[in-house]
RNA sequence: UAAGCCUAAAGCCAAACCUGACCGCAAGGCGGGGACGGAAAGUCACGGGUCCCAUCCAGAUUUAAUUACACCUUGGGACAGCCGGAUUGCCAAG
Numbered sequence: 001u002a003a004g005c006c007u008a009a010a011g012c013c014a015a016a017c018c019u020g021a022c023c024g025c026a027a028g029g030c031g032g033g034g035a036c037g038g039a040a041a042g043u044c045a046c047g048g049g050u051c052c053c054a055u056c057c058a059g060a061u062u063u064a065a066u067u068a069c070a071c072c073u074u075g076g077g078a079c080a081g082c083c084g085g086a087u088u089g090c091c092a093a094g
Base pairs, nucleotide, nucleotide: 006094012038013037017033018032019031020030022029023028036081042087043086044085046084047083048082049079050078051077052076053075054074059069061068
């Protein structure tokens, strides 16, 4: 000097919930409050997964009625604090 592990300090982010005369059909996002937690809980929808909207529809039920429900399919979208991947980054006594 570099890397790793542990530890500490200075800081950082911000779950649920509440709130907005905000955006969106919705999932969800944004602002404020608030801290469950996080060592990348910074960034990116590349792979998987979950969720939403529409489409199509096996199907057992349902309805006075193709009325209602609806695996799978197809299209569009959301989630980075679901997992993986890519990428950038702070400090560090001993």
Molecule: c-di-GMP-I riboswitch aptamer
Organism: uncultured Methylococcaceae bacterium